[in-house]
Molecule: Guanidine-I riboswitch aptamer
Organism: Acidithiobacillus ferrianus
RNA sequence: ACUGAGUGAAGCUAGGGUUCCAGCCAUCGAUGACAAUGGCGUUCGGUCCGAGAGCUUCACCCCUGGCAAGGGGCCACGGAGGGAUAAAAACCCGGGAGAU
Repeated sequence: ACUGAGUGAAGCUAGGGUUCCAGCCAUCGAUGACAAUGGCGUUCGGUCCGAGAGCUUCACCCCUGGCAAGGGGCCACGGAGGGAUAAAAACCCGGGAGAU
């Protein structure tokens, strides 16, 4: 100096909204409780979604080696717009366009 693997899954996290539950508000009934209906995610919650450039684990792959075994899978700035779902997003298009 050159060469190989720049993979997949699961569990989470940052983050995300609002179907469902909870919470809050309003209406109605006779004060409250409570029920029904409607509204609120500007509601620090549960369920839920969730990272290429976040974490962990497992599998897988690559290199060396006769075997045993050892080592490696580095790095990674980034729109606008569109899409899914109830909805949104650091999800998907996408390690894309572009920039360096």